[in-house]
RNA sequence: UGGGGUGUGGCCAAGUGGUAAGGCAACAGUUUUUGGUACUGAAGAUCGUAGGUUCGAAUCCUACCACCCCAG
Repeated sequence: UGGGGUGUGGCCAAGUGGUAAGGCAACAGUUUUUGGUACUGAAGAUCGUAGGUUCGAAUCCUACCACCCCAG
């Protein structure tokens, strides 16, 4: 320098145009002498950033950023 991949709650992760599942952790409650285990409950992400297309974008397009891989 060129090409490819990944980016979604604290962590992992689903979602391929109609408004964001699930698991773990943490929090609250029940249980327990305490902790842990088990069970229950509530909350938390407008999706890497900025634009564009569309009635509607995590999803399509463009540029950029971070990380990883390949080539030179």
A computed fold for a 72-nucleotide RNA from Rhodobacteraceae bacterium EL53, annotated as transfer RNA.
Its Rfam family is "tRNA". The family's RNA type in Rfam is transfer RNA.
The sequence was found in a public genome assembly.